[in-house]
RNA sequence: CCAGGGGGCCGGGCAGCCGCGGCGGGGGCAACCCUGUCGAGGAAAGUCCGGGCUCCACGAAGCAAGGGUGGCGGGUAACGCCCGCCGGGCCGGAGGCGCAAGCCGAAGGCCAAGGGAAAGUGCCACAGAGAGUAUACCGCCGAUGGCCCCUAAAGGGCACAGGCAAGGGUGAAAGGGUGCGGCAAGAGCGCACCGGGGGCCUGGCAACAGGUCCCGCAUGGCAAACCCCACCCGGAGCAAGACCAAAUAGGGGUCCCGCGCCGAUCGCAAGAAAGGCAGGGGUGCUUCCCCCGCUGGGACCCGGGUUGGUUGCUAGAGCGCGCCCGGCAACGGGCCGCCCAGAUGAAUGGCUGCCGCCGCCGAUAAGGUCUCCGUAAAGGUUCGCCUUGGGGAUACCUUCGGCGGUACAGAACCCGGCUUACAGGCCCCCUGGCAUC
RNA sequence: GGGCGUAUAGCUCAGUGGUAGAGCACUAUGUUGACAUCGUAGGGGUCGCAAGUUCAAUCCUUGCUACGCCCACCA
Numbered sequence: 001c002c003a004g005g006g007g008g009c010c011g012g013g014c015a016g017c018c019g020c021g022g023c024g025g026g027g028g029c030a031a032c033c034c035u036g037u038c039g040a041g042g043a044a045a046g047u048c049c050g051g052g053c054u055c056c057a058c059g060a061a062g063c064a065a066g067g068g069u070g071g072c073g074g075g076u077a078a079c080g081c082c083c084g085c086c087g088g089g090c091c092g093g094a095g096g097c098g099c100a101a102g103c104c105g106a107a108g109g110c111c112a113a114g115g116g117a118a119a120g121u122g123c124c125a126c127a128g129a130g131a132g133u134a135u136a137c138c139g140c141c142g143a144u145g146g147c148c149c150c151u152a153a154a155g156g157g158c159a160c161a162g163g164c165a166a167g168g169g170u171g172a173a174a175g176g177g178u179g180c181g182g183c184a185a186g187a188g189c190g191c192a193c194c195g196g197g198g199g200c201c202u203g204g205c206a207a208c209a210g211g212u213c214c215c216g217c218a219u220g221g222c223a224a225a226c227c228c229c230a231c232c233c234g235g236a237g238c239a240a241g242a243c244c245a246a247a248u249a250g251g252g253g254u255c256c257c258g259c260g261c262c263g264a265u266c267g268c269a270a271g272a273a274a275g276g277c278a279g280g281g282g283u284g285c286u287u288c289c290c291c292c293g294c295u296g297g298g299a300c301c302c303g304g305g306u307u308g309g310u311u312g313c314u315a316g317a318g319c320g321c322g323c324c325c326g327g328c329a330a331c332g333g334g335c336c337g338c339c340c341a342g343a344u345g346a347a348u349g350g351c352u353g354c355c356g357c358c359g360c361c362g363a364u365a366a367g368g369u370c371u372c373c374g375u376a377a378a379g380g381u382u383c384g385c386c387u388u389g390g391g392g393a394u395a396c397c398u399u400c401g402g403c404g405g406u407a408c409a410g411a412a413c414c415c416g417g418c419u420u421a422c423a424g425g426c427c428c429c430c431u432g433g434c435a436u437c
Numbered sequence: 438g439g440g441c442g443u444a445u446a447g448c449u450c451a452g453u454g455g456u457a458g459a460g461c462a463c464u465a466u467g468u469u470g471a472c473a474u475c476g477u478a479g480g481g482g483u484c485g486c487a488a489g490u491u492c493a494a495u496c497c498u499u500g501c502u503a504c505g506c507c508c509a510c511c512a
Base pairs, nucleotide, nucleotide: 001433002432003431004430005429006428007427008426009425010424012355013354014353015352016351017350018349020039021038022037023036024035025034026033027032041408045419046418048417049416050415051414052413053237054236055235056234059288060287061286062285063284066233067232068231069230070229071085072084073083074082075081086114088111089110090109091108095104096103097102115228116227120226121225122222123221124220137168138167139164140163141162144161145160146158147157148156149155176194177193178192179191180190181189195217196215197214198213199212200211201210202209203208241311242310243309244308251302252301253300254299255298256297257296260277261276262275265272266271279292280291281290282289304511305510306509318338319337320336322335323334324333325332326331356406357405358404359403360402361401362400363399366398367397368396369393370392371391372390373389377388378387379386380385438508439507440506441505442504443503444502447461448460449459450458455492463479464478465477466476467475485501486500487499488498489497
């Protein structure tokens, strides 16, 4: 310098003129005018998570249902976010083994929604002999038994009974892998190493790792299928909600529930009535508790009127590349400093000039770059040559000129995240390549 | 601003982890003098787009895109 990967930051600047919204000040009877100050983002977006705030539910506990999350530890107001670690995958290859082919493989980097498949259920199309209590199409064997050759034995043959699962084939997947032994042929059948499962020990808060003993291995995949386990979760949303003002028909329809019993006491009586029970409602169930227990309660639908104002409303889990301390980090603590939009059809903009950045075109080639000539002189030298000189080429870099462009996108109650969009630019780290010292 | 839903053939809709269908429409053909009806045969699909899970995705998960619906106050 180039290429790839990861992370962080910025995302136009200055001046003039005209204009817009909020707040403060001044003038004016008022309309309005003058003036000061503040005025979009990293995503204001998608509305995907988590909270604050507000209302609703007459409360509480447990269970169920429904929804969500999912290695471990930490951070946080909280989270599905963030940090660190663990295990896994991919790249990478120090190095080791081997005659070789090849095999194993440390550091380092990157990636991911990563509990349980030995609780149960379900699914595994097509192909294939067999797809989940495995299977036997081709194949191998046929030791043993059977049949045949043979007088018999030995030996040979057949592939009938039967044995096998090594090899072929099917498939996404065929019940560990490699090697040696073994066998009629084979096979964890036996052994060694690797892999797997279980127990114990050691280290670690833990996920887990290491060691050791046992088990020849008996149960493949899918849980972003049901499910199991652990943990979390009430609903709605600023068009929430509160207040003022105006206007109108506080109207109509359908459906559901209910109007049961006792009763101190008062009363001559009719009757009234505190209270209790049944029943109903409050979250599906249970318990406690509360309310209603009556001339009503509830659900849905059709209608009427208004399209005004104030508040909620912006000083907060706030901001600062501020300093110090703790922590690997996320982050936390202390000190100092700062105030940073509050509009409501909705302001934050437009024009001009200069500069910056990007792209394209051009340049009589100024510098660089490449090439040729020349070595008279000077300097250097690794004795090839190089520099100072002259000619030529080139728009690749710098330079000069012109034209065009300057992303994604616009707060709407607020905050923490995630995701998505984004012209161009800057910085840091890792890996590889080339050149030079 | 806030809350929901849908996307499959030209149109209206089914479908569900295993080669995507129905009705209408379209094309050809038969019937008819001709047309319609009717019969027969046929064509037509990026299952909105992208990524992931899975052996396998229209279906499951996530992110985009497009379209549609609802939500004001008063009595």

Overview:
Two RNAs folded together computationally: RNase P RNA and transfer RNA, 512 nucleotides in total. It holds a member of the Rfam family "Bacterial RNase P class A".